A computed fold for a 1487-nucleotide RNA from an uncultured bacterium, annotated as small-subunit ribosomal RNA. It matches the Rfam family "Bacterial small subunit ribosomal RNA". The sequence is in RNAcentral, with records from ENA, Greengenes and SILVA. Its mean pLDDT, the model's own confidence on a scale to 100, is 83.
[in-house]
């Protein structure tokens, strides 16, 4: 410090997510040691048991115990009394408050114990607890009588003093005042104990009155720190005053009276939440979050109320009352309060021992010893956190075994192990062994007047703990796991699984080859831990003070006016609030930081320093801001003279058009549409002419012209009126800008009332369209549109751009004013382009979206939702304000490349058109679907499957079915054994055959003397293996189809752009062509195009046999038959030829085009081969090859038979026809290209024929297949289901073959079906083409209407590119990118989820009114009782109780408020899911 995720890719906006740190944590797996910390975050729920506050006998009387004969001494302590119990310890419920923090104030206060100073400590009295006697009670406890003490209680004296009052004086301050002091007067104290001493007296601890200090507290104030405005008004003791009471003290703190105030948008009141802080976590910081442990403050102690005592409490381990709960009870009544330490139950994801000790530190009491102390010090439990250590070190390659992977070679685990040599941290055992402890006390000594105080020496005290630590012994021995390995993010393979099981923080993995699931091996990371979950901060500049934005991404208010507020021109003076600098105080300690020190290090502990960014106070400065004051004119305004204008309001008025009415002319239609119909019209429409009526709107002018704040404003005239501009002067003197609330204006639609109503026109009706058409189109038509008055208050109210001011290049229009003769210039407005700059880009650019300042408004992912609830406004419609649950990982902006468009432009193609002939109808052939079947093997399925794989299924083929058989196998390689009598051939038996058996013939080759060996062959054997037309063409190679023989597809360098990308390749021409030319930030290049290759067309050369025969000769009935010839045809080799080369014209002097000449051929001459980058997960695992999976006495192999040939039907491709351009019969011509030895097969003979016999010739320019047919010449038929057509069927045959039954082809005779030119629709073809005619070949024993070739005859038409289809280029729009077979919206139906409303129901909270009213303080003309003082006495003073009164907790009651839970039902509500239903609203001009 960043990263992942929106897209095909890009930039941006923007959310979500991750990597970091942290925790009082919890959970999962695992777990060796030590140190230091921490440990109920939930139920402020309830608590058994023990302990947590006592102490003092040197305050008091007694009692008891011990010792003593006793006096007495020592000890214990129930009671009285003193001090403490208000500290320490716990918790965070309440509290939004002077509770807390910080800084102040108290001239408005208190303060026990402590320190210091001054003075004193006198004299009397009456009780009482304990104790003794006695009564009641279950208990707790409560009485009656009697005796007694005090440092208990009370009176008197004294008064240094203190307090009050009167009258002065001095000083001072901060407003009331404060301090000091004088006079007079009033009031006001006390307690003793112990020690020394014979005593006097002294000492010490106390006691009393004051002053001061210290400490602690109390009160008040400034400032600071949560959320909600869907809480906007709150307040009657309320705000203030006078007086009184009360308090330690000020104060409405309380009361009587008087006044009517006080608080609030700078957020009162109300609601919700919360102890506050030092600090802790995070962060670069600013901030954000938290408030455990430690420390400060506050509050609370079962809930609520109350006071008492006291220096201090409204009191955790005190009291009284009320409520709830628990316990005891004799039922009458009593007892209790762990939010102290342990502990229990409960709750919960979750948090410890009913431990030891007062040795240390601290506290209470005491003169002290000492006692008490769950404060505290320690130990125990817990990996809860942090820190440290260990689980060994060195050597060790045959790189062992095992595991895993493997291309089978090996690789890896891995120096890892084994093994060898060591070490001894830790653990275990043994031995030694601290510091924490020194004060106090006591003894002694010194100083001293002293036994005070101080100093010195000696002496005692350890829970932890025989612990830390040290030493020794044994011995690698006892000590490693967890998570992860697709990217982010370090780390990869195998197997299993097969959208299942599962994973997942985000993106996303899993549908048979998963580095993402599970397991294993390996690896990576951390390590006594590792992961997960939760929470906080960070990253997030994603609330932006530091440090963001608002044209289009979320976001400028519809516009103005103006209040508060914020901000504000030049100069001078003053002031010093802000500001700046210095000083002082404070900012507790701890924490944190720096530098040191101590535990072996560290964590931890500790010293010093800095810091603590703050607040208060003081001194100074005066630039800037503020305030006061003086002044200025440039901001702003006023006056004068002119000017433009659809600015506003009211009134009047005009013509054109429309409709209606009346009349005339006139006749059958009009109107309307894509086409129609509804409608109007013979009762006279439309059309036309004349007259009249009505309402609304104002053509032309008219313009990115004008005016207005915006909305908006358009005939003409008049009246009234607002704003703006220019010029020249004069005046005022900052009067300004913005503007939360407020107020005003505010299109259209809508509302209320009254008018008006021509045209137009929601709703509605009808007609069309349509699958439907509640629409678009048409005919009608009501509200409304118009006017008056009032309401509504919203719009894409848009420049999607708030207002003001200043500054920052220009060019060119228009409107208004001024100057100038003019050129031109200036001011104001309104447009276009453009520099710098800005911007994500598009774009903006002096009319800013630039550079700056000021003010306002608004935004913070998408959806839910501008919805719900609440409130305000409105007559209503509705408007304003405005959430959440839930859900998604995106939603979005701009630009790019494609694709697409019922967008545009240009161009091409048998694409259409123009033609010719077909298909679709019939019969048959063939293929397919479907069905059937034991099987009808499999594949191909829009074009681009369907006479396709198959160039040929009777057996075979054959993969399918049935049945019968074989198991190392029908086929390959390797090992072993045997045989060489093998193998093979022939005959034969059984069987459907495979197969099994029998017989005969047959004795391999080479080396070697031989033995033997080698080769070969066969059999047997067991294992490796063979085998598979089994699956996956979506794992693949290869091959192929298709777009398409379309003209395209790319690259290098350069340039432009943030980038994806662009440019080049676009543009102007041209071409069949990205073909070529020109131009150009491009210049070049590659794959394609073209050419190079083959065939055909002309000529030449060469060569002439089997081909040819012109001339010469011979021969024949005839024939190149023969001699010969080499001319011609032809054959087959090689050349030539054609290149827009030439001419004319056009075009840009180009490319090129048009025409012409010559030429066999002319503009690629005609065909063929040749198929760019790529697309379709196109086709093929059944040609072949191949990964993976599957079968292995079978999914392999063999055999027989069957099937692939089925058949209601549907489709494709063909053949033959429907006839006269024809059929039949007879006659006569003319090809090319092929094939032939397991072959073609002649002549001749036989058969009606298929064919048979026959066998010449031919391994082919020689022989054969082989008669070409249409054509032509005759003749017949005469328009009929025919002398057309030939299916079907019967009979008889031929050929092939082992075999034609299922299931071949052909022949003859007979039979003679449908069919008379084919609906919608659809196919081919542009010239030697279509059409038509026959011939040949491959396959093949046989089988061809199919396929592949060959020639014969031989047309018609093309105006043209509007349309259909396909394609190319440019451009445009896009919400598409799986790319329009795209995307996507809404209702309905189903499931799930959260939410709103709802008759009600059940609570909670805070108040209000009324009733009742405990305890208690206070008051009290009542009443009862009463030791101290007064009094001779009566009695009084004083006190106590009871009663009464005010206040008041709890309780009751009434009507409401706020809020929560729940609820039948409900919401054309919302979200999500999936392959549903209906349509097709949006995205392209989305029709």
């Nucleotide at each position: 410090a960043g990263a992942g995720u929106u897209u095909g890719a890009u930039c941006c906006u923007g959310g979500c997510u991750c990597a970091g740190a942290a925790u009082g944590a919890a959970c999962g797996c695992u777990g060796g040691c030590g140190g230091a910390g921490u440990g109920c975050u939930u139920a402020a729920u309830a608590c058994a048991u023990g302990c947590a506050a006592g102490u003092c006998g040197a305050g008091c009387g007694g009692a008891c115990g011990u010792a003593g004969c006793a006096a007495u001494a020592c000890g214990u302590u129930a009671g009285c009394g003193g001090c403490g119990a208000a500290c320490g310890g716990g918790u965070g419920a309440g509290u939004a408050a002077c509770a807390c923090g910080u800084a102040a104030a108290u001239a408005a206060c208190c303060u026990g114990c402590c320190c210091u100073c001054a003075a004193g400590u006198u004299u009397g009295g009456g009780a009482u607890a304990c104790c003794c006697c006695u009564g009641c009670u279950a208990a707790c406890g409560c009485g009656g009588g009697g005796u007694u003490a005090a440092u208990a209680c009370c009176g008197g004296a004294u008064g240094u003093g203190a307090a009050g009052a009167u009258c002065g004086g001095a000083g001072c301050u901060c407003a009331u005042g404060c301090u000091c002091u004088g006079u007079u007067u009033u009031u006001u104290a006390a307690a003793g104990g112990c020690c020394c001493g014979c005593a006097a007296g002294g000492g010490u601890c106390g006691c009393u009155u004051g002053g001061g200090g210290a400490u602690g507290g109390a009160u008040u104030u400034g400032c600071g720190g949560c959320c909600c405005a869907u809480u906007a008004g709150c307040u009657a003791g309320u705000u203030g005053g006078c007086g009184a009471g009360g308090u330690a003290a000020c104060g409405g703190c309380u009361c009587a009276c008087c006044a009517a105030g006080g608080c609030g948008a700078c957020g009162a009141u109300g609601g919700g939440u919360a102890g506050c802080c030092g600090a802790c976590c995070u962060g670069a910081g600013a901030g954000g979050g938290u408030g455990a442990u430690c420390g400060g403050c506050c509050a609370c102690a079962u809930u609520g109320g109350g006071a008492c005592u006291g220096a201090g409490a409204u009191a955790c381990g005190g009291c009284c009352c009320a409520g709830a709960c628990u316990c005891c009870u004799a039922c009458g009544g009593g007892a209790g309060g762990c939010a102290g330490c342990a502990g229990u139950a409960g709750g919960g994801a979750a948090u410890u021992u009913u431990g030891c000790g007062c040795a240390a530190u601290g506290g209470a009491c005491g003169a002290a010893a000492g006692u008490c102390u769950g404060a505290c010090g320690c130990a125990g439990c817990a990996a809860c956190u942090c820190c440290g250590c260990g689980u060994g070190a060195g050597g060790g390659a045959u790189g062992a075994a095992g595991g895993u992977c493997u291309u089978c070679g090996g690789a890896u685990u891995g120096u890892a192990a084994a093994c060898c040599u060591c070490u001894g941290u830790u653990a275990a055992c043994a031995g030694g062994g601290a510091a924490g402890a020194a004060a106090a006390g006591c003894u002694u000594g010194g100083u001293g007047a002293a036994g005070a105080g101080c100093c010195a020496a000696g002496u005692a005290u350890g829970a932890c703990g025989g612990u830390a630590c040290c030493u020794g012994u044994u011995g690698a021995g006892g000590a490693a796991g967890c998570a992860c390995c697709g990217g982010c993010u370090a780390a990869c393979u195998a197997c299993g699984u097969g959208c299942c099981a599962g994973c997942a923080g985000c993106c996303g993995c899993g549908g048979u080859a998963a580095u993402a699931c599970g397991u294993a091996g390996g690896g990576u990371g951390c390590a006594a831990g590792c992961g997960u979950u939760a929470u906080u901060c960070g990253g997030a500049a994603u609330u932006a003070c530091u440090g963001g934005g608002u044209g289009u991404a979320a976001a400028g208010g519809g516009a103005g006016u103006g209040u508060a507020g914020g901000c504000g021109g030049g100069a001078g003076a003053g002031u010093a609030a802000g500001u700046u600098a210095g000083g002082a105080g404070u900012g507790a300690a701890a924490u944190g930081u720096a530098c040191g020190g101590g535990c072996u290090c560290a964590a931890c502990c500790u010293g010093u320093a800095a810091c603590g960014u703050g607040c208060u106070u003081u001194u100074a400065a005066u630039a800037c801001u503020g305030c006061u004051u003086u002044u200025c004119u440039u901001g702003a305004g006023u006056a004068u003279u002119g000017g433009a204008g659809a600015g506003g309001u009211a009134a009047a008025u005009g013509g054109a058009a429309u409709u209606c009415c009346u009349g005339g002319u006139g006749u059958a239609g009009c109107g309307g549409u894509g086409g129609a119909a509804u409608g109007c019209g013979u009762a006279g429409a439309u059309a036309u002419c004349a007259g009249g009526a009505a309402g609304a709107a104002c053509a032309c002018c008219a313009g990115u012209u004008g005016c207005g704040a915006a909305g908006g404003c358009g005939g003409u005239u008049u009246a009234c009126u607002g704003g703006c501009c220019a010029a020249a002067u004069a005046c005022u003197g900052a009067c300004g800008c913005u503007g939360a609330g407020g107020c005003u204006c505010g299109a259209a639609a809508g509302g209320u009332a009254g008018g008006g109503g021509a045209g137009c026109a929601a709703a509605c009706a009808g007609g069309a369209u349509u699958a439907g058409a509640u629409a678009c189109c048409c005919u009608g038509g009501u509200a409304g549109u118009c006017c008056u008055a009032c309401c509504c208050g919203u719009a894409a109210a848009c420049g999607a751009u708030g207002g003001a001011u200043a500054c920052u290049a220009g060019u060119u229009g228009c409107c208004g004013g001024g100057a100038g003769u003019a050129a031109u210039u200036u001011c104001g407005g309104u447009g276009a382009c453009g520099a710098a700059g800005c911007u994500a880009a598009c774009g903006c650019a002096u009319u800013a979206a630039g550079u700056a300042u000021c003010c306002c408004a608004c935004c913070u992912g998408g959806g839910a939702a501008g919805u719900a609830c609440g409130c305000u406004c409105g007559c209503a419609a509705g408007a304003g304000u405005g959430a959440a649950a839930c859900u998604c990982a995106a939603a979005g902006g701009a630009a790019u490349u494609g694709a697409c468009g019922g967008g545009g432009g240009c161009c091409c193609g048998c694409a259409c058109a123009a033609g010719c002939g077909g298909u679709g109808g019939a019969g048959c052939a063939u293929g397919u679907g479907c069905u059937u079947u034991a099987a009808u093997u499999c594949g191909a399925u829009g074009c681009a499957a369907c006479g396709c794989g198959a160039a040929g299924a009777a057996c075979c083929u054959u993969a399918c079915c049935u049945g019968g058989u074989c198991u190392u196998g029908a086929c390959a390689u390797g090992g072993g054994u045997a045989u060489g009598c093998a193998a093979g051939u022939c005959u034969u038996u059984a069987g459907a055959g495979a197969u099994a058996g029998a017989g005969a013939c047959c004795c391999u080759u080479c080396c070697g003397c031989a033995a033997g060996g080698a080769a070969c062959a066969u059999a047997c054997u067991a294992c490796a293996c063979a085998g598979g037309u089994g699956c996956u063409g979506c794992a693949u190679g290869g091959c192929u189809g298709u777009c398409g023989u379309c003209a395209g597809c790319u690259c290098g360098u350069g340039u432009c752009g943030u980038g994806a990308g662009a440019u080049g390749u676009u543009g102007g021409g041209u071409u069949a062509a990205g073909u070529c030319c020109c131009g150009c930030a491009a210049c070049g290049a590659g794959c394609g195009c073209a050419a190079c290759c083959c065939c055909c067309g002309u000529c030449c050369u060469u060569a002439g046999u089997u081909g040819c025969c012109a001339g010469c000769a011979c021969g024949u009935a005839a024939u190149g038959g023969u001699g010969g010839g080499a001319a011609u045809u032809c054959u087959a080799a090689g050349g030539a030829g054609a290149c827009u080369g030439c001419c004319u014209g056009g075009a840009u002097u180009a490319a090129c085009c048009a025409g012409g000449a010559g030429g066999a051929a002319g503009g690629u001459g005609g065909g063929g081969a040749u198929g760019a980058c790529g697309u379709c997960a196109a086709g093929u695992c059944c040609u072949c090859a191949u990964g993976g999976c599957c079968c292995u006495u079978a999914c392999g192999a063999c055999c027989a038979g069957g099937g692939c040939u089925a058949g209601a039907c549907a489709c494709g491709u063909g053949c033959u026809a429907c006839a006269a351009u024809g059929g039949g019969c007879g006659g006569u011509a003319c090809a090319g290209a092929g094939g032939g030895u397991a072959g073609c097969g002649a002549a001749a003979u036989c058969g009606c024929g298929a064919g048979a016999u026959g066998g010449a010739g031919c391994c082919a320019a020689u022989c054969c297949c082989a008669g070409a047919a249409a054509a032509c010449c005759g003749u017949u038929c005469u328009c009929a289901g025919u002398u057309c057509a030939g299916a079907u069927u019967g009979g008889a045959g031929u050929c092939u073959g082992c075999a034609a039954u299922u299931c071949g082809a052909c022949u003859c005779c007979a039979u003679g079906a449908a069919g008379u030119c084919g609906g919608a629709a659809u196919c081919g073809c542009u010239a030697g083409u279509a059409a038509u005619c026959g011939c040949g070949g491959a396959u093949c024993a046989g089988c061809a209407c199919g396929c592949c070739g060959c020639g014969g005859u031989g047309a018609a038409u093309a105006c043209g590119u509007u349309c259909c289809c396909g394609g190319g280029c440019c451009u445009u729009g896009u919400a598409c990118a799986c790319a329009c077979c795209g995307c996507c919206c809404g209702u309905c139906a189903a499931g799930c989820c959260a939410c709103g409303a709802a008759a009600g129901a059940c609570g909670a909270u805070a108040g209000u009114g009324c009733c009742c009213g405990a305890a208690g303080u206070c008051g009290u003309u009542g009443u009862u009782c009463u030791a101290a003082c007064c009094g001779c006495a009566a009695g009084g003073a004083g006190g106590a109780g009871c009663g009464c009164g005010c206040c008041u907790a709890a309780g009751g009651u009434a009507a409401g408020a706020u809020u929560g839970u729940u609820a039948a039902u409900u919401g054309g509500g919302g979200g999500c899911u999936a392959a549903g239903u209906c349509g097709u609203a949006a995205c392209a001009a989305g029709g």